[in-house]
């Protein structure tokens, strides 16, 4: 060089949501990871009920239905997954809900705040690569 493997339930996934410590308290400004607010500069002129504004991937549209609130189907943007990783191809889903309270653009310093819920075992497909095993 070739060749061979790359598992999988204390084990994956969604997501910031996980560690760590102790006197286990609905604890702790341990750490990490995520958000908001906030200067010069620089943008901005519906800022006023056409209210604005944040969290998310969950936004536009077009059609049908409903007295209406809303619901149903289609695109198009978006987003997840198929078990080392990256492209790529293929298939399978999501496209949601919640907050602020008349107010917020960026923004160093600084100030603040969250670390919950919830799912699941569904292509030995191509190419590069890494990781290991034999091998020299």
């Nucleotide at each position: 060089a070739g060749u061979g493997c790359g598992a999988g339930a204390u084990c994956u996934c969604c997501u910031a949501a996980u560690u760590g410590c102790u006197a286990u308290a609905u604890g702790c400004u341990c750490a990490g990871c995520g958000g908001g607010g906030g200067a010069a500069c620089c943008a901005u002129c519906a800022u006023u009920u056409u209210g604005g504004g944040g969290u998310g991937a969950a936004u536009c549209u077009u059609g049908c239905c409903u007295c209406a609130c809303g619901g149903c189907a289609g695109g198009a943007a978006g987003g997840g997954c198929a078990a080392c990783u990256u492209g790529g191809g293929u298939g399978c889903c999501c496209c949601a809900a919640c907050c602020c309270g008349g107010c917020a653009g960026c923004u160093a310093a600084c100030c603040u705040c969250g670390u919950a819920g919830g799912a699941g075992u569904g292509c030995u497909c191509c190419a590069a690569g890494c990781g290991u095993a034999u091998g020299u």
Record summary
c-di-AMP riboswitch aptamer (ydaO/yuaA leader) from an uncultured Clostridia bacterium, 136 nucleotides, folded computationally. Rfam family: c-di-AMP riboswitch aptamer (ydaO/yuaA leader). Its family is annotated with cyclic-di-AMP binding and regulation of gene expression in the Gene Ontology. Rfam's curators write: This family represents a conserved RNA structure found upstream of the ydaO and yuaA genes in Bacillus subtilis and related genes in other bacteria. The ydaO/yuaA element is thought to act as a genetic 'off' switch for the ydaO and yuaA genes in its native state. It is believed that the element may be triggered during osmotic shock leading to activation of ydaO, a predicted amino acid transporter gene, and members of the yuaA-yubG operon which code for KtrA and KtrB K+ transporters.